[in-house]
Context: one part of a larger RNA
RNA sequence: GGCAAACGGUGGAUGCCUAGGCGUUAAGAGGCGAAGAAAGACGUGACAAGCUGCGAUAAGCUUCGGGGAGCUGCUGAAUAAGCUUUGAUCCGGAGAUUUCUGAAUGGGGAAACCCAUCCCGGGUAAUGUCGGGAUACCUUCUGCUGAAUAAAUAGGCAGUUGGGGCGAACGAGGUAAACUGAAACAUCUAAGUAACCUCAGGUAAAAGAAAACAAUAGUUAUUUCCAAAGUAGCGGCGAGCGAAAUGGAAACAGUCUAAACCAGAUAUAUGUGAUAGCCCGAAAGCGUUGUAUAUUUGGGGUCAUGGGAUUUGAUUGGACAUGGUUUCGGACAUGUCGGAAAGUUACAAAUUUGAUUUAUAGUCGAAGAAUGCUGGAAAGUAACUCCAUAGAAGGUGAUAGACCUGUAGACGAAAUAAAUCAAACUUUCUGGAUCAAACACCCAAGUACUGCGGGACACGUGGAACCCCGUAGGAAUUCAUGAGGACCAUCUCAUAAGACUAAAUACUACUUAACGACCGAUAGUGGACAAGUACCGUGAGGGAAAGGUGAAAAGUACUCCAGUGAGGAGAGUUAAAAGUACCUGAAACCGUUUGCUU
Numbered sequence: 001g002g003c004a005a006a007c008g009g010u011g012g013a014u015g016c017c018u019a020g021g022c023g024u025u026a027a028g029a030g031g032c033g034a035a036g037a038a039a040g041a042c043g044u045g046a047c048a049a050g051c052u053g054c055g056a057u058a059a060g061c062u063u064c065g066g067g068g069a070g071c072u073g074c075u076g077a078a079u080a081a082g083c084u085u086u087g088a089u090c091c092g093g094a095g096a097u098u099u100c101u102g103a104a105u106g107g108g109g110a111a112a113c114c115c116a117u118c119c120c121g122g123g124u125a126a127u128g129u130c131g132g133g134a135u136a137c138c139u140u141c142u143g144c145u146g147a148a149u150a151a152a153u154a155g156g157c158a159g160u161u162g163g164g165g166c167g168a169a170c171g172a173g174g175u176a177a178a179c180u181g182a183a184a185c186a187u188c189u190a191a192g193u194a195a196c197c198u199c200a201g202g203u204a205a206a207a208g209a210a211a212a213c214a215a216u217a218g219u220u221a222u223u224u225c226c227a228a229a230g231u232a233g234c235g236g237c238g239a240g241c242g243a244a245a246u247g248g249a250a251a252c253a254g255u256c257u258a259a260a261c262c263a264g265a266u267a268u269a270u271g272u273g274a275u276a277g278c279c280c281g282a283a284a285g286c287g288u289u290g291u292a293u294a295u296u297u298g299g300g301g302u303c304a305u306g307g308g309a310u311u312u313g314a315u316u317g318g319a320c321a322u323g324g325u326u327u328c329g330g331a332c333a334u335g336u337c338g339g340a341a342a343g344u345u346a347c348a349a350a351u352u353u354g355a356u357u358u359a360u361a362g363u364c365g366a367a368g369a370a371u372g373c374u375g376g377a378a379a380g381u382a383a384c385u386c387c388a389u390a391g392a393a394g395g396u397g398a399u400a401g402a403c404c405u406g407u408a409g410a411c412g413a414a415a416u417a418a419a420u421c422a423a424a425c426u427u428u429c430u431g432g433a434u435c436a437a438a439c440a441c442c443c444a445a446g447u448a449c450u451g452c453g454g455g456a457c458a459c460g461u462g463g464a465a466c467c468c469c470g471u472a473g474g475a476a477u478u479c480a481u482g483a484g485g486a487c488c489a490u491c492u493c494a495u496a497a498g499a500c501u502a503a504a505u506a507c508u509a510c511u512u513a514a515c516g517a518c519c520g521a522u523a524g525u526g527g528a529c530a531a532g533u534a535c536c537g538u539g540a541g542g543g544a545a546a547g548g549u550g551a552a553a554a555g556u557a558c559u560c561c562a563g564u565g566a567g568g569a570g571a572g573u574u575a576a577a578a579g580u581a582c583c584u585g586a587a588a589c590c591g592u593u594u595g596c597u598u
Base pairs, nucleotide, nucleotide: 001597002596003595004594005593006592007591008590009589015583016548017547020519021518022516023515024514025513026512027511028510029508030507031166032165039101040100041099042055043054044053046079049075050074051073061095062094063093064092065091066090070083071082072081106115107114108113116135117134118133119132120131121130122129137163138162141159142158143157144156145155170201171199172198173197174196175195181188185236212219213218223250224249225248226247227246233241234240254500255499256498257444261299262298263297264296265295266294267293268292269291270290276289277286278285279330280329281328282327283326284325304478306443307442308441310438311437312436313435314434315433316432318337319336320335321334322333323332338430339429340428341427342426343425351424352423353422354421355420356419357418358417359416360415362411363410364409368384371382372381373380385402386401387391393405394404395403449473450472451471452470453469454468455467459485480495481494482493483492484491535542536541555582558570559569560568561567
C1' cells in the first nucleotide's frame, strides 16, 4: 500500500408525516371608485425587528346581537402593567375615525414632498401661525351676463348632473402579424389566431320575431348541443379548408314605432272688410278667424290569406256629468263611477308595507369517567355493556361509534341584504269591435339596384347568387318590391331601407360547502418556512434556497476536564438522548482497531 471484518465520522438518500398546493363539482356573488378605489408610503404596541391588524380616536372607538371565563394577535417564551360575571377577550350586523401618495382633482413635483388663494373660526397688541371648508378638466340642465354686430350668437360666470381610475376570464366592435405547414416557395396555410385599441354586462354579452328556409310536401324569431359529415363543395384541385337543408334535444314569448288621416301649438307667407272660418241643420252673434308651407305635440296605425287611412252602409257595445258664441236636436271631445285585465325581464312606469324562505354570529345534539392484560402511555387485546335519522372526519401519550370537537337530526337574528308571494299602488281596455262596398291617400330614398374596386360568406373570380363597404350613377308603392346560387319564364316564399325583447349558452379574480385510482418537500404553486422575500440587473425584468426533538421542555440541577472556549466525562430527565447542528439516517468520501497479504 491492497483486501476483508468490526466500530465510528461525514453526508442527507430512503421510509413515514403534512401545515401547502393541484384539479373538479354544487351553490353564492359577479364588481370597487370623486361619499376618493385598487395599490402603496409613513406611522401605530410598556419593551417592538418582521408579519398581521389598525390610522394622530391608530393590534383599536360606539352601538345592536351572539357567547360565557378567562384575556392583552403571530414568529416567541418570559417580565411588567392592566382588563374581566356591573359579562371582558372572541364572533357577527350597522356606524364613527380613516395621516400622506395614488384617477388624485387648488398650483407644482424627482409618488408618499413643496407652495398657495378665498371664506369661517382659535390665538396674538399686531404680523407670523394653527384648525375647518371651498378652489382640476370634460359633460347634462338651469340661471345670470355678454363681443365683432341692431336683434341675436360665440364666449364668460355661478349652481347642478354624470364621467375620469382599477379589476381574472368570458362578450361586441376596430386594427392586425410572423414563425410554421406546403417536406424549397410566391397563391394558399398558420389566422382573422397572437398582439394592440375602443366599449359594455352580471339570473352575462351578442343575436332575435322572416324582403327566412324549402320544393309541389311543408316548416315557422333567436341561441346552444347531438347527428347529418369529414358528406356536398372549395383548393398551386397541392398542403389543407369545410358547410347547409333536414332530423333529434335544451329552452321557448312576443312586441312597439314611421307614414297616410284628424286635432292643437309656433314661425313665415298670403288674403278679405265681411266671405272662403267658428262640428252639422235653422236663426242670431263673433271676427288678425281662414288658406299654404315648415317644425313640433297628442290621437290614429303596424300588416302578407296584404295591411292601414278616408267615405258610405249594416250589426253589436254599461251609467252619468261637463264642454264649444247662444237656443233645440244629433254627432264629437273630456272626465267620474262601475266592470274587465295586466304589471315593474321586452310589450308604459314608480314606490311602500306585510308574510315566507335564505345569507351574514350561533344553539341543542344519543351511547362505557367501566373491568383484566401488555405497555411510558390504551384508543390495542380478552371477556362484557350500550347508542345509532349519529359507524363522515379530526384530535386525544399506539388503532376510540359511546373521552373531546363534531356528525345525523332539530332549532335560531336586535341589524343589514337577497329572492318569492300578497296587498296597496300604477296603467290599460270599456271611449270600440266585426262585416260589406267605394276610393286609390299611405306603407321607412340618395335607399334598393347597376358599373368599377374590395371585403365577408365552407365557396381562392369562378357560371358566383345572397350579405357588407368605398366610388360614380340611380328606381318602384300592391297592376308593387325582394328572394328561391349567373340570367329569363312559370311557380312558390317573403315585405328591406326604424326599434325593443327573458330563457336555454360562455367565464371565475372572489365567497361557502364537498370531493379526488391528484402531489407529498429536487414532488405539488415560483412560494408548506420573513416569497414575488433574499439576491441579480441602470431598467424592462429575472428570481432562489430553506419543513419534522419529544406525548409533554420534562431543553441536562450538581461535579469534573478545558482557553471561566468549542467540545467532552460523570450525574440527572425521558419509553428512548431523540440533546434546539435534534425522526429514520442509505451511498459517495474520511478514519480507528484486528486479520490476511505485498
Model confidence (mean pLDDT): 80 of 100. A computed fold for a 598-nucleotide part of an RNA from Candidatus Magnetomoraceae bacterium gMMP-15, annotated as large-subunit ribosomal RNA, domain I. It matches the Rfam family "Bacterial large subunit ribosomal RNA".